[in-house]
RNA sequence: UCACACGCGGCUGGAGAGUCCCGACCACCAUUCGGGCACCGAAGGGGCAAGCACCCGCAAUCUCUCAGGUACCAGGUACAGCCGCGUGAGG
Numbered sequence: 001u002c003a004c005a006c007g008c009g010g011c012u013g014g015a016g017a018g019u020c021c022c023g024a025c026c027a028c029c030a031u032u033c034g035g036g037c038a039c040c041g042a043a044g045g046g047g048c049a050a051g052c053a054c055c056c057g058c059a060a061u062c063u064c065u066c067a068g069g070u071a072c073c074a075g076g077u078a079c080a081g082c083c084g085c086g087u088g089a090g091g
Stems, first nucleotide, its partner, number of pairs: 001091002004088010018037001020036005038070003044066001045064003051058002
């Protein structure tokens, strides 16, 4: 100095599914709380497949739905791109 891998931060993009029913609060709506039913998967978490490993096991955008979420708006999200910082090994 160059690109690569991992981690952190910033910016941009970023889906899915109920304005469900009943009750309480409220002038009313919404929110909130409690109960019931129906759904979503892309915070997190669990399980396994290919594969890796061969001591324990690790492991997905698959699967489960514990948690979370389901009008608009707002917020959040795995993941992707760009930038910066740190670490690692290589030219």

The RNA shown here (Glycine riboswitch aptamer) has 91 nucleotides and comes from Micrococcaceae bacterium RIT 802. NCBI's taxonomy places the organism under Bacteria, Bacillati, Actinomycetes, Micrococcales, Micrococcaceae. The coordinates come from a structure-prediction model, not an experiment, and the mean pLDDT is 79. Rfam family: Glycine riboswitch aptamer. Rfam links the family to the GO term glycine biosynthetic process.